[in-house]
Formats: sequence, structure tokens, C1' cells
RNA sequence: GAUCAUUCUCAGGGCGGGGCGAAAUUCCCCACCGGCGGUAAGUGGGCCCAGUUCCACAAGCCCGCGAGCGGCCUCAGUGAUCAGUCCAGUGAGGUGCCAGCAGAUCCGGUGAAAUACCGGAGCCGACGGUCAUAGUCCGGAUGAAAGAGAAUGCAG
Repeated sequence: GAUCAUUCUCAGGGCGGGGCGAAAUUCCCCACCGGCGGUAAGUGGGCCCAGUUCCACAAGCCCGCGAGCGGCCUCAGUGAUCAGUCCAGUGAGGUGCCAGCAGAUCCGGUGAAAUACCGGAGCCGACGGUCAUAGUCCGGAUGAAAGAGAAUGCAG
């Protein structure tokens, strides 16, 4: 000191008050929350000073990713049948070069430049469960994982 290999560790927050009701943390009014990588005019810091330089942090809705659901493929296979074949539902495994669900931002200001800064107003949030419809409760999950970090090995 670039990359690679192996191993290990870590890797998500949030319903408080009121209303209706037999029943709601699920509806209604007010509230609360924001994973990972990238981008950067903001903020802080270093370099005597300074800077177009360096470091750290900085977007839920700009670009990309993640688990979940779904799709597709393979295998098994219940039921039905005399038997075989075929095989709904179902179970197991695989697949993200599967364009599905997968989401959601505008207005004003400053400026050379902003969907990121400042101000304002909006909007979004897997699946299953539930005395009543869930981003916030319970469950799969002591799981998985985008990725982050460390150690060891390797080269000069």
C1' cells in the first nucleotide's frame, strides 16, 4: 500500500392525549418514527493565515440497494383412481439479467448551480394475526440482510 481470500463482530425507529363504539395503540381529530450505499452550495474541524485543499457529519419522498409478499424453475406429494398417468390445494429447495407489489415533493427564497441549504405546505410506509380496518401492537424473527468494522494471510 491496491485488490483478493478466510474468519469474527455489529447492523431499525415510532401511539402520548381526545372522540364514536359492545369492541379500535387498527376508524376519526391531534401526535410520533425514518435501515444501507451514492450525490452535496450546509454545519463543524485540521492545516500559522487563507484557499478552489483535507477530514467528519448532512436527503424517508434525487439515483441505487435491503428483508417481506408475489412471479418463475426443480423436486416431493395429499385428495381422486382398480392401477398408471396427470396432479388443485400444500410442503421443500433454487432464482433479483423477474422491467410485479416497492412507496412517496411541491411552492417560495438565495445562488453560476439546489427535488439536498433556508422558509412553508404536502405525501409515503411488506406479509400474517386481531372482539374493529395497524408505518407505531403481536408474530415469523434468538431469523435474514443492504452494508459497516476488525483480525489473519498474500505483494513491495